[in-house]
Record summary:
The RNA shown here (SAM riboswitch aptamer (S box leader)) has 105 nucleotides and comes from a sheep gut metagenome. Its Rfam family is "SAM riboswitch aptamer (S box leader)". Its family is annotated with regulation of gene expression in the Gene Ontology. The RNAcentral record of the sequence draws on MGnify.
RNA sequence: UCUUAUUCAGAGUGGUGGAGGUACAUAGGACCUGUGAAACCACGGCAACCCCGGCGGGAAACCAAAGGAAGGUGCCAACCUGAGCAAUUUAUUUGAACAAUAAGA
Numbered sequence: 001u002c003u004u005a006u007u008c009a010g011a012g013u014g015g016u017g018g019a020g021g022u023a024c025a026u027a028g029g030a031c032c033u034g035u036g037a038a039a040c041c042a043c044g045g046c047a048a049c050c051c052c053g054g055c056g057g058g059a060a061a062c063c064a065a066a067g068g069a070a071g072g073u074g075c076c077a078a079c080c081u082g083a084g085c086a087a088u089u090u091a092u093u094u095g096a097a098c099a100a101u102a103a104g105a
Stems, first nucleotide, its partner, number of pairs: 001105007012043005020032003028081001029079001044076003049072002051068002056063002085095003
């Protein structure tokens, strides 16, 4: 960079740090944050993509439900708001795009 899937929900304490953060970003709004932001460390947890499992299907190859959580990732303050693009269209709603995560190439 490309493809596919998801973007509902869930889960935090301590230490260092000391003013930013909520993806990016030119403007606007909202929100979290000195009752301590980013970042790093320790321990803990959430979830179930990979994974384990194997009811069952199948001649076989293979597919695969329930369930699980050792391991690989990810995540645990706070909008993927609005605008912009497409459809509907006054408003609004939906989708795409962009972004994030996972698996594969």